[in-house]
RNA sequence: CCUCGCGGGAGAGACCGAGGCGGGCAUGGUUCAAGUGCUCGUCGAGGCGCCGAAGGCGUAACCGCCCCGGAAACGCUCAGGCAAAAGGGACCGCGCGGA
Numbered sequence: 001c002c003u004c005g006c007g008g009g010a011g012a013g014a015c016c017g018a019g020g021c022g023g024g025c026a027u028g029g030u031u032c033a034a035g036u037g038c039u040c041g042u043c044g045a046g047g048c049g050c051c052g053a054a055g056g057c058g059u060a061a062c063c064g065c066c067c068c069g070g071a072a073a074c075g076c077u078c079a080g081g082c083a084a085a086a087g088g089g090a091c092c093g094c095g096c097g098g099a
Stems, first nucleotide, its partner, number of pairs: 001098002004095005013048001015047002019043009049082003055078001056076003062070003
């Protein structure tokens, strides 16, 4: 220095929303139908807003073998992410192993 294992690990809308599914009530009537309306839950294309700590890109103090190259936790947000949970997560600590 590197793989792996364990532990810790932030930020940002429970946003709007076509439509689908399920429940309840009402209406309906062919009187146990379909349909329609209201309501609760859930999934959800897409839209706007936002985050920055996988990755990526840019830039720089600085460094080097100095026409050039390397380089951030700074910047950009392509990707990723934005209730909880799960997952991911730079980085930090510990441990086995390897170079």

Model confidence (mean pLDDT): 81 of 100. A computed fold for a 99-nucleotide RNA from a soil metagenome, annotated as Glycine riboswitch aptamer. It matches the Rfam family "Glycine riboswitch aptamer". Rfam links the family to the GO term glycine biosynthetic process. The sequence is in RNAcentral, with records from MGnify.